This is a predicted structure of a 96-nucleotide RNA (Bacterial small signal recognition particle RNA) from an Acholeplasmataceae bacterium. The model forms 97% of the base pairs in the Rfam consensus. The RNAcentral record of the sequence draws on ENA. The gene name in the source record is ffs. The source organism's lineage runs through Bacteria, Bacillati, Mycoplasmatota, Mollicutes and Acholeplasmataceae. Its mean pLDDT, the model's own confidence on a scale to 100, is 77. Rfam family: Bacterial small signal recognition particle RNA. By type it is a non-coding RNA gene.
[in-house]
RNA sequence: CAGGCAUCAUCAUCCAAUUGUACGGUGCGAACCUGGUCAGGUCUUGAUCGAAGCAGCCAUAAGCACUUGUUAUGAUGUGGGUGAUGAUGCCUGAUG
Numbered sequence: 001c002a003g004g005c006a007u008c009a010u011c012a013u014c015c016a017a018u019u020g021u022a023c024g025g026u027g028c029g030a031a032c033c034u035g036g037u038c039a040g041g042u043c044u045u046g047a048u049c050g051a052a053g054c055a056g057c058c059a060u061a062a063g064c065a066c067u068u069g070u071u072a073u074g075a076u077g078u079g080g081g082u083g084a085u086g087a088u089g090c091c092u093g094a095u096g
Stems, first nucleotide, its partner, number of pairs: 001093016017076006023069001024067005034059004042051002
């Protein structure tokens, strides 16, 4: 100097593990600035009809919670495979 083997570190990649987010399902969910229905009451009318519409009820928005995975995506002081680079050690060969 070259080759081989082993160990360690870094990086990349693949599989798994853990976990976040999105998506799906369910539930909750707005005094008023969402909708529907609007008791009472208010307005209008000679009266009726009608108008707006609070509470309540129903449905939901934003959002929150639960659940799930045959999904997508992200993360890692986790486990392993492969490759590259570097370091150390050993062996072999050549040269001085």